[in-house]
RNA sequence: GCCUCCGUAGCUCAGCGGUAGAGUAGCGCUUUCGUAAAGCGUUGGUCGGGGGUUCAAUCCCCUCCGGAGGCU
Numbered sequence: 001g002c003c004u005c006c007g008u009a010g011c012u013c014a015g016c017g018g019u020a021g022a023g024u025a026g027c028g029c030u031u032u033c034g035u036a037a038a039g040c041g042u043u044g045g046u047c048g049g050g051g052g053u054u055c056a057a058u059c060c061c062c063u064c065c066g067g068a069g070g071c072u
Base pairs, nucleotide, nucleotide: 001071002070003069004068005067006066007065010024011023012022013021018055026042027041028040029039030038048064049063050062051061052060
């Protein structure tokens, strides 16, 4: 230098055009003499930045940034 993949909640990851979810963590409650475990509820997102297409973009296109791998 070229090619491929990844970037979504504190963390690990789903979601592949129609107003973003799970597990775990946090907080509250129940339970217990108390703690842990368990159960229930709840909080938490400029979907890496910018632009474009579209009635509508996490999703499609372009570019940039960051990360992983491969080729030379």
Molecule: transfer RNA
Organism: Candidatus Woesearchaeota archaeon